[in-house]
RNA sequence: CGCUCAUCCAGAGGGGCAGAGGGAUACGGCCCGUUGAAGCCCCGGCAACCAUCCCGCCGACCGCGCUCGCGAGGUCUCGGUGGGGAAGGUGCCAAUUCCGUCUCGCGGCGAGAUGCGCCGCGAGGAAGAUGAGGA
Numbered sequence: 001c002g003c004u005c006a007u008c009c010a011g012a013g014g015g016g017c018a019g020a021g022g023g024a025u026a027c028g029g030c031c032c033g034u035u036g037a038a039g040c041c042c043c044g045g046c047a048a049c050c051a052u053c054c055c056g057c058c059g060a061c062c063g064c065g066c067u068c069g070c071g072a073g074g075u076c077u078c079g080g081u082g083g084g085g086a087a088g089g090u091g092c093c094a095a096u097u098c099c100g101u102c103u104c105g106c107g108g109c110g111a112g113a114u115g116c117g118c119c120g121c122g123a124g125g126a127a128g129a130u131g132a133g134g135a
């Protein structure tokens, strides 16, 4: 950065400075906050995306045997994949990314109705966040 891919219902907080806001943005809702918000610093923790280590499997590759398309094998190399370790680079530590907003489907209600409105549920999208990559 109007780029690509993956993930986003799990998990994890104390102290110091500070002093009124905060939950990305807009609106609505609902929360958090003077029993101290944002921000900064210190310490602690969670997780495991990337990197790293170990074990296995698959493929590539390389030998060997030969019944000629199969069998057995390989310290090392490359790619993929499953499991485990550790915690170097990031990230994160109220509430699902706090919830809704756009589209579709289902159900309920409005006497009825393939329409409209409201409510609920489900799926998808948009936007956003984080990582890895790309330009």
Stems, first nucleotide, its partner, number of pairs: 001134001003133006013043005021032003026101004044093003049089002052085009061074002064071003097127001102124009
Predicted 3D model of a 135-nucleotide RNA (SAM riboswitch aptamer (S box leader)) from Streptomyces sp. BA2. The coordinates come from a structure-prediction model, not an experiment, and the mean pLDDT is 80. Taxonomically the source falls in Streptomyces (Bacteria, Bacillati, Kitasatosporales, Streptomycetaceae).